[in-house]
This is a predicted structure of a 1510-nucleotide RNA (small-subunit ribosomal RNA) from an uncultured prokaryote.
């Protein structure tokens, strides 16, 4: 960061740090200093990796060189063999090992110990052998055999011997049981090499240094036993027969079932044995704030391996890496008989893998091993290569330098920006490169000389000086040129630091998470441009952290995941007051250890650093000894307040058995009775004339228990409810009598446990799963109805679960209150019918404060505050599923996962929407009326469908007589043909020629258009004969070039404008105020209003947009003014007429004012807002119409009003022209005229308007025409003149009919406009007379001057397809009791899993397509053990019995002793056998998971449409 509109929690996933023996992309200039086979403990070619000693021993060469040819030298050297030490170290590498194997601390009175170092004693007589050799012999080889000879520090016998060993005895001293140890006597046993090299010798011998024997000491090194420490699992719960003790023996260095014989029956286990799995421990690495967590590479310490099993010899030491034997696999040799071999040493090489190095130098240096030494060996080691493997360090230049240069790249086109960044100028030389001469690792042994000590000594031996020998590798330095040789790589939506362009169109791709791409993508891809790191720098992968997400430190469980259903009661934790003792915990000091490296902190040495060296700290830890007692703990003793007990009382549906009692309700039977009952929204199935239902009487039979009854009682909980009676459990209370901590909780255990179900038998009235049947439905395996069987009820026995719930484990103890109620106890007082009050103790209940909690809440019966103890929890799904195991007849219960996949799921408020939720409300919303609509013709608009084209847009109300307020041409945008290309319009910019302009004309053509002729201008300026003619030049036209132009696309890219909801009442701010928070409050409440109008009330008080008002109109009076309007009155006139004069009284006309506020009064209201009534008044409660439409919805309409961005067309999608279509026509819808008639139609006559329009225009009187119309032309640019009334009145006439209604279709015949009337106009006569008799289901408009009827008038307009729109007067109505219901809207409430907001969300099954995974007839393969079998080397033991035998004994005959052979026990591998584990594999089958649009139905979420879960 990401669960939602928002918010606050709970939770998970996901990220940023540091590491690493890493690998993998891209990319690479230098060095120091580490590291480098993590996988197949796989297989290995080849060469090295331990040999040395002649001062133990005996023998003893050649080549080759000389030669006197006999020999010498080479040489007593090489080599080999005996003998001695070493080979057991050093190096490797981690299979095994869950174990005294390892740390770590003790012990060993149970033990060994070459070589070193030391002290003490000694080393005498003798003896036999044997390799090497030589002869000879077998064998391919490897190897051997047989005969002879021969030495030693090899081998072997005696002697002597002590402080050495064993027994006995005495005695000292200590311990730890067995015993240890001091002197001491007896006995018995046990050695050696007069060897080697040297000095001197008088050759007898002495001496030195080395070696050898015995026996004590130490050093170091090794065995052996203990405590305690460090993995996972219980879906491993029981293991074990040498197992566990003794006793005898035997082994071994040495205790010791270590081994044997025999005796006993033991030992280990929930503090987790035994099995499984996994692993070498550990100092200590990494990584944390720290506790922890994960690891054990490099270095050190320690254990285990050596081709795989087994086994021993030799030694001081092995069961032995480069030694032996056997076995077994596997390589190689072979003459086929038979032999060889073990890189988990150092390079190497193959395999296999993401993946790991030179088949190098040297013993200079450190260390080993042999030697007296020189020295030899030494893949231990020191070096060098090799890999950016990792950590550190240096550089890739340094200063200046703006025409801010080109070139990119963006741009609003101005400019920005790469950028002082480059050029350019000036410099410096680190690294790399070449050259030069060199320090340090070197100092010993050794030798030269010479000193000093030992000693008889000028041997030797120590000492010390001097000069001489010995480097595999390689630093740092100088000195030269020259800026030259030397920068990538991730990444830029947000976490996360870093933004534009352009291409791409859910395509191709991107992604750690949450999300980007469906035409303007900052998320892809590519550029520029930017950040961060840098010889590296990204990616996978792995560990820690972040994660308090296993919480010791540091969580939690009412609803979020989580308290067992309830109880008893075992183990365990855990426990009241007082008092002593002891010191086990616990605290102190002190002692030992706690390797070294490593961490840390100082100093130091490489130029710094990595690195390395010295010192100190720390190792937080065992272990011993000393003190301390406050807690805890043991042990004793004592107390009474928890805790039980008793007296004594009280209250209950507690519990079990018997027993009994009425309503009801079936059924029987039997009387009355006669047609229907039942039953539902409605009906049917059912029942009834064979007599129901109904009503009355008897009788049967099983369940249940009305009133009382109550958030009342009672039980641990599950649960009790009629009444009695018998046996029982527990509670309370009181009194303060009695024991004395007897207590609390409880893992396993073990008992009850609702309904339902199982087994068995009994019973069944009523109800009622499954079933029938009727209904309802699209369908209805359901809701509704009518039957109905299991069951429901009883005996007795199983199951062991519920949403088994306060969704809240049990105990104790403490913390404001108020109100009721049930059961006791105690006191006062009224009163005494019985009740009230007041304190207390037990239980039930509601309200509330602090606290507490995310919040809903809880709040002395806590979810407050502490305390013990049990259980249980760690993201959804998968799954409470499979597996295995345990109970259970069964159904099924407990116990209880993983593959996989998903970023969320959950909680509680919030705010809206939404409910076939609920109150109140309002609207021509219903209802009460009036007239339609929908049938009929037609007009008209739309949909289809037709066409070349029927141009295009509008789509529920809020498209459809809508845009269009005027389609024959034009409009026109759309077919179809014919033409144009800088264009029909605009700006610029270059060039062109001088008539190409203008203008008259021709041909061609349907036109537009192309071809062509003539004339021929303008301004200046010259010149002129005034006709003109020259030169120049702006426009203009022509070429081109930039651009024009588009009714092409996107209204889902927008502005503008408009509809709608809706003139609904409403929408919403600042400040305070609650609230963590979103938000609420205000604006809700009581009233009332057309109205969030307005009053009252109030943590709210203001104040905005909206409602009113303000504006126009229109009703009423005044004033003012008096043409064109008027004409009462006066005066003239006319047949009449304001017709003259006049007048301003009236009407009007237009200007300006008054009028109306609920202001008066009354009544009801809260002393209000307001409501009703009434006066007055032209008008009454908004007087009536109009403009005037908050905040915001629906991606609502247009990009074809009109502007506008991206995109698209450019000889076309632009432009012009003719001609066509927009007007088609099977049909279907919307809106309208006209009608069907008598409240009518028709004919005469006749009366009264408003409000607009006129000059390319209204047009009067007259004529002419049946009429449209026509001639003609007063008057009028307008209160002047015209356009001008219809219903209505009044008379006649028609008589209920498809008509004297209706008028559509045709036909002829004319009239106007216009170029122009055929597609396609309007109008008039005259003739024709269609459908239609009032209109189904559904649906619309209107509440008063309104519907309903009647005509009039404009705009557009040449003319009209207008019966439309938009005004305008005439006449002139019914009805509303009223909100129960349909439609919308607003308001308060509620529920809600919705929020793209019910046209929402969301289930299952069933196709599909992938993917893991159980299950399964079986197959195959590991593993680990048991039994049998056979038995190999070997040790051990027997060997009286076969062969062989040098050392000693002997009477010589042989023993004595040994070898070999043979046998027995035990024994690896192999073999059989049954089972046990675990894997992998399988035809099918089961269910999960996931997949934009697949069926089918709608369970769930609102009362979700039958409330909904367990």
């Nucleotide at each position: 960061a990401g669960u939602u509109g928002a918010u606050c929690c709970u939770g998970g996933c996901u990220c940023a740090g540091a590491a690493c023996g890493a690998a993998c992309g891209u990319u690479a200039g230098c060095g120091g200093u580490a590291u480098g086979g993590a996988u197949u403990a796989g297989g290995c070619a080849u060469g090295c990796a331990a040999g040395u000693c002649g001062u133990a021993c005996g023998c003893g060469a050649a080549a080759g060189u000389c030669u006197u040819c006999g020999g010498a030298c080479g040489a007593g050297u090489a080599a080999a063999g005996u003998g001695g030490c070493g080979a057991a170290c050093g190096g490797g590498u981690g299979a095994g090992u869950a174990a005294c194997a390892c740390g770590u601390a003790a012990c060993c009175a149970a033990c060994c110990u070459g070589c070193c170092c030391u002290c003490g004693a000694g080393a005498u007589c003798g003896g036999a052998a044997u390799a090497a050799c030589a002869u000879u012999u077998g064998g391919a080889a490897a190897c051997g055999g047989a005969u002879g000879a021969u030495a030693a520090u090899g081998c072997c016998g005696a002697a002597u011997g002590g402080a050495c060993u064993g027994u006995u005895c005495c005695u000292u001293a200590g311990g730890c049981a067995u015993c240890u140890u001091u002197g001491g006597a007896a006995u018995a046993g046990u050695a050696a090499a007069c060897g080697g090299c040297g000095g001197c010798u008088u050759c007898g011998g002495c001496u030195g240094c080395u070696g050898c024997u015995c026996g004590g000491g130490g050093a170091g090194g090794g065995g052996g036993u203990u405590g305690c420490g460090g993995g996972a699992u219980a879906u491993c719960a029981g293991c074990u027969a040498g197992u566990u003790g003794g006793u005898g023996g035997g082994g071994u260095a040495a205790a010791g079932g270590c081994c044997u014989a025999c005796c006993a029956a033991g030992g280990c286990u929930a503090u987790g044995a035994c099995g499984u799995c996994u692993a070498g421990c550990c100092g200590g690495u990494c990584u944390g704030a720290g506790a922890g967590g994960a690891c054990g590479a490099c270095c050190g310490g320690u254990c285990a391996c050596a081709c795989u099993g087994g086994g021993a010899c030799u030694g001081a030491g092995a069961c032995a890496c480069u030694g032996c034997c056997c076995a077994g696999a596997c390589u190689c040799c072979u003459a086929c008989g038979g032999g060889a071999g073990g890189c988990u040493g150092c390079a190497g090489u193959c395999g296999a893998g993401a993946a790991u190095c030179u088949u190098c130098c040297g013993c200079a240096a450190u260390g080993g091993g042999c030697g007296a030494a020189a020295g030899c060996c030494u893949g231990a080691c020191g070096g060098a290569g090799c890999a950016a493997u990792a950590c550190c360090g240096c550089g890739u230049g340094u200063a200046g330098g703006a025409u801010g240069a080109a070139g990119g790249c963006c741009u609003u086109c101005g400019g920005g920006u790469u950028g002082u960044a480059a050029a350019c100028u000036a410099c410096u030389g680190u690294c790399a490169c070449g050259c030069u001469a060199u320090a340090g690792g070197a100092a010993a042994c050794g030798u030269u000389u010479g000193u000093g000590g030992u000693u008889a000594a000028u041997a030797g031996c120590c000492u010390c000086a001097u000069g001489c020998c010995u480097g595999a590798c390689u630093a740092a330095a100088g000195c030269g040129a020259g800026a030259g040789g030397a920068a990538g790589c991730a990444c830029c939506g947000g976490c996360u630091a870093a933004c534009u362009c352009c291409g791409u169109g859910c395509c191709a791709g991107c992604a750690g998470c949450c999300g980007c791409g469906g035409u303007a993508a900052g998320a892809c891809g590519g550029a520029g441009g930017g950040u961060g790191c840098a010889a590296a720098c990204g990616u996978u992968g792995u560990u820690c952290g972040g994660a308090a997400u296993c919480a010791c430190u540091g969580g939690g469980c009412a609803u979020a995941a989580a308290g067992c259903g309830c109880g008893c009661g075992u183990a365990g934790g855990c426990g009241g007051u007082c008092c002593a003792c002891u010191a086990a915990g616990u605290c102190a000091g002190u002692u030992g250890u706690g390797a070294a490296a490593u961490c840390c902190c100082c100093c130091g040495g490489c130029u710094c650093a990595a690195c390395c060296g010295a010192g100190g700290a720390a190792c937080u830890g065992c272990u011993a000894c000393u003190g301390a007692u406050a807690c805890u703990a043991g042990u004793g003793g004592a107390c009474u307040c928890g805790a039980g007990g008793a007296c004594g009382a009280c209250a209950g549906g507690g519990g079990u058995g018997a027993g009994u009692g009425g309503a009801a309700c079936u059924c029987c039977a039997g009387g009355u009775g006669g047609a229907a009952c039942g039953g539902u929204g409605a009906a049917a199935u059912g029942u009834g004339u064979a007599g129901a239902u109904a009503u009355c009487u008897g009788g049967a039979g099983g369940a249940a228990c009305a009133c009382c009854g109550g958030u009342g009682g009672c039980g641990a909980a599950a649960g009790c409810g009629g009444c009695u009676c018998a046996c029982u459990g527990g509670g309370u209370c009181u009194u303060c009598u009695c024991u004395g901590a007897c207590g609390c909780u409880g893992a396993g255990g073990u008992g009850c446990g609702a309904a339902a179900g199982c087994u068995a038998g009994g019973g069944u009235a009523g109800c009622a799963a499954a079933c029938g049947g009727g209904a309802u439905u699209a369908g209805a395996u359901a809701c509704c109805c009518c039957g109905g069987u299991a069951g429901u009820c009883c005996u007795a026995g199983c199951c062991g679960u519920a949403a088994a719930c306060g969704a809240u484990g049990g105990g104790u103890a403490c913390u404001a209150g108020g109100c009721a109620a049930u059961g006791g106890g105690a006191u006062a007082a009224c009163c005494u019918a019985u009740g009230u009050g007041u304190c207390u103790c037990a239980u039930u209940g509601c309200c509330g404060g602090a606290g507490c909690a995310a919040a809903u809440g809880u709040a002395u019966u806590a979810a407050g505050u502490a305390c013990g103890c049990c259980g249980c929890c760690u993201g959804g799904g998968g799954a409470g599923u499979a597996c295995g195991c345990u109970c259970g007849c069964a159904a099924g219960a407990g116990u209880a996962a993983a593959a996989c996949u998903c970023a969320a799921a959950g909680g509680a408020a919030u705010u809206g929407a939404c409910g076939g939720g609920g109150g109140a409300u309002c609207a021509c919303a219903c209802a009460a009326g009036c007239g339609g609509u929908g049938g009929a013709g037609c007009a008209u608009g739309u949909g289809g469908u037709u066409u070349a084209a029927u141009u295009c847009g509008a789509a529920u109300c809020a498209a459809c007589g809508c845009g269009a307020a005027g389609a024959a041409c034009c409009u026109u945008a759309c077919c179809u043909g014919g033409c144009c290309u800088u264009g029909a319009c605009a700006u610029g910019c270059a060039c062109g020629g001088a008539u190409u302009a203008g203008c008259u004309c021709u041909g061609u053509g349907a036109a537009a258009g192309c071809a062509g002729a003539g004339u021929g201008a303008c301004a200046g300026c010259u010149c002129u004969u005034c006709g003109g003619a020259g030169u120049c030049g702006g426009a203009a036209c022509g070429u081109g070039c930039a651009c024009a132009g588009g009714u092409g696309u996107u209204g889902c890219a927008u502005g503008g404008c408009u509809g709608u909801c809706g003139u609904c009442a409403g929408c919403u701010c600042g400040u305070g105020u609650c609230g963590u928070g979103a938000g609420a409050u205000g604006u809700u409440g009581g009233g009332u209003u057309a109205a969030g109008u307005c009053c009252c009330g109030u943590a709210a008080c203001g104040a905005g947009c909206g409602a009113a008002a303000c504006c126009c109109u229109u009703a009423u009076c005044a004033c003012u003014a008096g043409u064109u309007g008027c004409c009462a009155g006066c005066g003239g006139g006319u047949a009449a007429u304001u017709c003259c004069g006049g007048g301003g009284a009236c009407u009007c006309u237009a200007g300006u004012g008054a009028g109306a506020c609920u202001g008066c009064c009354g009544u009801u209201g809260u002393u209000a807002a307001a409501a009703c009534g009434g006066a007055g008044g032209a008008a009454g409660g908004u007087g009536g119409g109009g403009a005037c439409g908050a905040c915001g919805u629906c991606a609502a309409g247009u990009c074809a009003u009109c502007a506008u961005g991206g995109c698209c067309c450019u000889u076309a999608u632009g432009g012009c022209c003719g001609g066509g279509g927009c007007g088609a026509c099977a049909c279907a819808c919307g809106u309208g005229c006209u009608a069907c008639a008598a409240u009518g139609g028709u004919c005469u006559a006749u009366a009264c308007a408003g409000a607009g329009g006129g000059u390319u225009c209204c047009a009067a009187g007259a004529c002419c025409g049946c009429g449209a119309g026509g001639u003609g032309g007063a008057g009028g640019c307008a209160a002047u003149c015209c356009c001008u009334a219809a219903a209505g009145u009044a008379g006649g006439c028609c008589c209920c009919a498809g008509u004297u209604c209706g008028g559509a279709u045709u036909g002829c015949a004319g009239g106007c406009u216009g170029a122009a009337a055929u597609u396609c106009g309007c109008c008039u006569g005259c003739a024709u007379g269609a459908a239609g008799c009032c209109g189904g289901a559904a649906u619309c408009g209107c509440u008063a001057g309104u519907a309903a009827u009647c005509g009039c008038g404009u705009a557009u307009c040449a003319g009209c397809c207008a019966u439309g729109a938009c005004g305008c007067g005439g006449u002139g109505a019914a009805u509303a009791u009223g909100u129960u219901c349909c439609u919308g809207a607003g308001c308060c409430u509620u529920g809600u899993a919705c929020a793209c907001a019910c046209c929402g969300c969301c289930c299952g099954u069933c196709a599909a397509g992938c993917c893991a995974c159980g299950a399964a007839a079986g197959c195959g393969g590991g593993g680990a053990g048991u039994g049998c079998u056979c038995g190999a080397a070997g040790u051990c033991g027997u060997u009286u019995c076969g062969c062989c035998u040098a050392a000693c004994c002997u009477u010589c005959g042989g023993g004595a002793g040994g070898g070999c052979g043979a046998c027995g026990c035990c024994g690896a591998a192999a073999g059989c056998a049954a089972g046990c584990u675990u894997c992998g594999u399988g035809a099918u089958u089961g269910g999960g998971a996931c997949u934009a649009a697949g069926u089918c139905g709608u369970a769930a979420c609102a009362a979700g449409g039958u409330a909904a879960c367990c």
Annotation: RNAcentral holds the sequence, with entries from ENA. Its Rfam family is "Bacterial small subunit ribosomal RNA".